Molecule: transfer RNA
Organism: Streptomyces sulphureus DSM 40104
RNA sequence: GCCCCGGUAGUCCAAUUGGCAGAGACGAUGGCCUCAAAAACCAUUCAGUGUGGGUUCGAGUCCCACCCGGGGCA
Numbered sequence: 001g002c003c004c005c006g007g008u009a010g011u012c013c014a015a016u017u018g019g020c021a022g023a024g025a026c027g028a029u030g031g032c033c034u035c036a037a038a039a040a041c042c043a044u045u046c047a048g049u050g051u052g053g054g055u056u057c058g059a060g061u062c063c064c065a066c067c068c069g070g071g072g073c074a
Stems, first nucleotide, its partner, number of pairs: 001073007010026003013022001019057001027045005050066005
């Protein structure tokens, strides 16, 4: 330098061929339970999707440039 994959909540990870961003797990906080704690159960909590543009009535999703991470080729 070229090619491929990825970037979504505090963390991991979904989002069905463009149509309501949280399905789920972990975490945190509070409650319940207990002599106390752990576990289990209940509730709450946190995003505008790496950045900037473009297309569209509408973009996490499509197009362009760039940034970051991983892999391959040279």